[in-house]
């Protein structure tokens, strides 16, 4: 004692659709389909939101899956750990 990298703390941001069913519930996708002390993501940001009642494709059927796309916004500090880049001094 940089950049990273892992860990925690505390704060932060954000989704929760589509179908069968009188209903219990149960199916599909997903991490996640609402009661959660989850889940995912916090600027090197594709978590999520806009565009979009988009555009193709497929499906029982949806924000299924491509595209539009590195487009447009879009939520962080702190400590610990690792890490050895620089100086400086010594002594060969």
């Nucleotide at each position: 004692g940089a950049a990273g990298u892992c860990c925690g703390u505390u704060g932060g941001g954000g989704g929760u659709g589509g179908c069968c069913g009188c209903a219990a519930g149960g199916c599909c996708u997903g991490a996640g389909a609402u009661g959660a002390u989850a889940c995912c993501c916090c600027u090197g940001g594709a978590a999520c939101c806009u565009g979009a009642u988009c555009u193709g494709g497929g499906u029982g059927a949806u924000g299924c899956c491509a595209g539009c796309g590195g487009a447009g916004g879009g939520a962080a500090a702190c400590g610990g750990u690792u890490g050895g880049u620089g100086g400086c001094g010594a002594g060969a």
TPP riboswitch aptamer (THI element) from Candidatus Zhuqueibacterota, 92 nucleotides, folded computationally. RNAcentral holds the sequence, with entries from Ribocentre. The prediction has a mean pLDDT of 77. Rfam family: TPP riboswitch aptamer (THI element). Gene Ontology term of the family: thiamine pyrophosphate binding. The organism belongs to Pseudomonadati, within Bacteria.